[in-house]
Small-subunit ribosomal RNA, 5' domain from an uncultured Chlorobiaceae bacterium, 515 nucleotides, folded computationally. The sequence was found in a public genome assembly. Its mean pLDDT, the model's own confidence on a scale to 100, is 84. It matches the Rfam family "Bacterial small subunit ribosomal RNA".
Context: one part of a larger RNA
C1' cells in the first nucleotide's frame, strides 16, 4: 500500500448486487426436505333416502388401506478422514458394464399355483407379532415357440498391440415375453448399433520432518484353482526367493484435491469461503440386500456409545437437508412466502411431490451508486478561541433573499419476468404453424406522475519526527500517551480538556491474518 466469509470501539440516511457457524464431524424439542402411478384388489365412520326397524341402497369413494412398476445412488449437506485405493493432466481397456433416452430388426402363444390388504381367532402395556380362511394382477410359476444371442465343439478369410480381435459360417445343447384404454397411443420381450453415465489400468506432477535408514511373508514373482461386469496376491493351496530404498522406501505430523483467489511488474509467495468438476462422510465400528447403478444421509441387520418410552418382560431414535434450540466461541441470521419461473421424480396427460430453486425477512458483513442541498449574502453580526489589547481567527460560514425535490411523507396510475407449457379453434395432416383463453410467491413491489416542503439525513481519526495538520489552559517522571524513536521531574505543538487545521467518509479506526 492491497486483501478479507472477519471481529472490536464510536457513528450511522437510502438503494442495488453479493455473502454470512472459519470454533465443537459437540448434543439436539418441534415442522417441513420423496414421492407418484390409465396394472391390480379395495373397505370404513359419517351423511342422506327407503324401511318389514333386521336392514338395504346412494354418498363418503375408486378415498384410506394393500400388492405391483418407476423413482428413493438424483438433488441439497460437511471437510472428519486421506499424502495416494484421491486430485489434475494425457494415455489404454484386444480385461469391462450402462435403467431410462435414440435408431434398426423380429416377437408377444397356452396354461398354473399362491399371497397381501380383507374376515376369525389369538399374544403384547406398547413396537409390533402369531395361526385360519377367501381372492387379483403388468407380482410369481411351468410348458410352447424362438436367433444374428449366450455356452461346446469344428474349419476358412481379414486384421492386429503379445494375450488375441473382427466377419460370416457348420452342428449340439440352452434362454422370452403383460398388458391397459377414451382405439389414439403408451407399455411388454429378444438382439445390433448410438448417446449418456460408471469401472478398472498407466505416466507424469501432488505438503514438513532424516533428532525417521533401512522397510517387506501375501510380502514380490510362477502355476493351479476359486473370485469379479472386468484384468489382478484380489483370495487360496503349491513351488521359487523375490521386491521397495539416500531420484528418500519406512516411519512420524499436517492436509480433502482442481478450476481458481490474493498479492506481485513478472518470477514467485500464500490460499481453496461463496461458484463449478472431482473424492470422501452421513452418531461410532462391521456386514451385507435389494437393484442398471450402493456396500445406500432421511433402508436392513449385528455390535458400542448417548438419548428416550415401558406395565421392567421389552421397545424407539440419529438436523455433516431447512428452519430452529442448547453448547463452545471475538463471530456468522427467519421455526416466513410460493412451486408464478428454471430443474428433478412419476404419470399418456391433467396433475401431483419438490426446504432443489425462485422470492421475501436480518445484519454497513462486503463491492458499488445516491444524498445529507444549490446560489447569493460583509456592517465580515452574536458566541467562542487566540492576543503585543491594537486585533485576529471560526469566516460566506450563519442569519437573510432567490431556488431546486434527489431522498422523505401522502396520493393516484401501476409492470417485465408468461408462453415455445396446458386447453380450445382453424390450417397442414401424428411432429410443424397461426389465433384464442388460462396461470405471478415475489407485489399493488419495481417504475411513471402529482401535492407539500431545506424539509427526514455526518460522523470517526489523526496533528513531536516518519506523516498532510498549532495554539490556549490544566496537569507536574503524577495521571497518562506510544508502531518505532520516544514523550511527562513547572513556559508540554507527544498527557488530558478547548478552540484550529488536516485525512477519510456512511463510515471511521483499532485488532488478526496473508501478499
Nucleotide at each position: 500500500g492491497g486483501a478479507c466469509g472477519a471481529a472490536c470501539g464510536c457513528u450511522g440516511g437510502c438503494g442495488g448486487c453479493g455473502u454470512g457457524c472459519c470454533u465443537a464431524a459437540c448434543a439436539c424439542a418441534u415442522g417441513c426436505a420423496a414421492g407418484u402411478c390409465a396394472a391390480a384388489g379395495g373397505a370404513a365412520a359419517g351423511c342422506a333416502a327407503c324401511u318389514u326397524c333386521g336392514g338395504u341402497u346412494g354418498u363418503a369413494a375408486g378415498u384410506a388401506c394393500u400388492u405391483g412398476g418407476c423413482g428413493c445412488a438424483a438433488g441439497g449437506g460437511u471437510g472428519a478422514g486421506u499424502a495416494a485405493u484421491g486430485u489434475a493432466u494425457a494415455g489404454g481397456u484386444a480385461a469391462u458394464c450402462u435403467g431410462c433416452c435414440c435408431u434398426u430388426u423380429g416377437g408377444a402363444c397356452u396354461g398354473g399355483a399362491a399371497u397381501a390388504a380383507c374376515c376369525c381367532c389369538g399374544a403384547g402395556a406398547a413396537a409390533u407379532c402369531g395361526g385360519g380362511g377367501a381372492c387379483a394382477a403388468u407380482a410369481c410359476c411351468a410348458g410352447a415357440u424362438g436367433a444374428u444371442g449366450c455356452a461346446g465343439c469344428g474349419g476358412a478369410a481379414c486384421c492386429g498391440c503379445a494375450u488375441g480381435g473382427u466377419u460370416a459360417u457348420g452342428u449340439u445343447g440352452u434362454u422370452a415375453a403383460a398388458g391397459a384404454u377414451u382405439u389414439a397411443u403408451c407399455g411388454c420381450c429378444a438382439a445390433a448399433g448410438g448417446a449418456u453415465g460408471a469401472g478398472c489400468c498407466u505416466a507424469u506432477a501432488u505438503c514438513c520432518c532424516a533428532u525417521c535408514a533401512g522397510g517387506u511373508a501375501g510380502u514380490u514373482g510362477g502355476c493351479a484353482g476359486g473370485g469379479u461386469c472386468a484384468u489382478a496376491g484380489c483370495c487360496u493351496a503349491c513351488c521359487a526367493a523375490g521386491c521397495c530404498u539416500a531420484c528418500g522406501a519406512c516411519g512420524g505430523g499436517u492436509a480433502g484435491c482442481u478450476g481458481g483467489u490474493c498479492u506481485g511488474a513478472g518470477a514467485g509467495g500464500a490460499u481453496g469461503a461463496u461458484c463449478a468438476g472431482c473424492c470422501a462422510c452421513a452418531u461410532u465400528g462391521g456386514a451385507a440386500c435389494u437393484g442398471a447403478g450402493a456396500c445406500a444421509c432421511g433402508g436392513u441387520c449385528c455390535a458400542g456409545a448417548c438419548u428416550c418410552c415401558u406395565a421392567c418382560g421389552g421397545g424407539a431414535g440419529g438436523c455433516a437437508g431447512c428452519a430452529g434450540u442448547g453448547a463452545g466461541g471475538a463471530a456468522u441470521a427467519u421455526u416466513g412466502c410460493g412451486c408464478a419461473a428454471u430443474g428433478g421424480g412419476c404419470g399418456a396427460a391433467a396433475g401431483c411431490c419438490u426446504g432443489a430453486c425462485g422470492c421475501a425477512g436480518c445484519a454497513a458483513c462486503g463491492c458499488c451508486g445516491c444524498g445529507u442541498g444549490g446560489a447569493u449574502g460583509a456592517u465580515g453580526a452574536a458566541g467562542u478561541u487566540c492576543u503585543u489589547c491594537g486585533g485576529a481567527a471560526u469566516g460566506u460560514a450563519a442569519a437573510g433573499u432567490c431556488c431546486u425535490u434527489u431522498u422523505g411523507u401522502a396520493g393516484a396510475g401501476g409492470a417485465a419476468g408468461a408462453a415455445u407449457a396446458u386447453g380450445c379453434c382453424g390450417g397442414u395432416u401424428u411432429a410443424c404453424c397461426g389465433g384464442c383463453a388460462c396461470u405471478g410467491a415475489c407485489g399493488g413491489u419495481a417504475c411513471u406522475c402529482u401535492a407539500c416542503g431545506a424539509a427526514u439525513a455526518a460522523g470517526c481519526c489523526a496533528c513531536g519526527g516518519c506523516u498532510a495538520a498549532c495554539u490556549c489552559u490544566g496537569u507536574g517522571c503524577c495521571a497518562g500517551c506510544a508502531g518505532c524513536c520516544g514523550c511527562g521531574g513547572u513556559g508540554a505543538u507527544a498527557c488530558a480538556g478547548g478552540g484550529g487545521u488536516g485525512g477519510c467518509a456512511a463510515g471511521c479506526g483499532u485488532u488478526g491474518u496473508c501478499c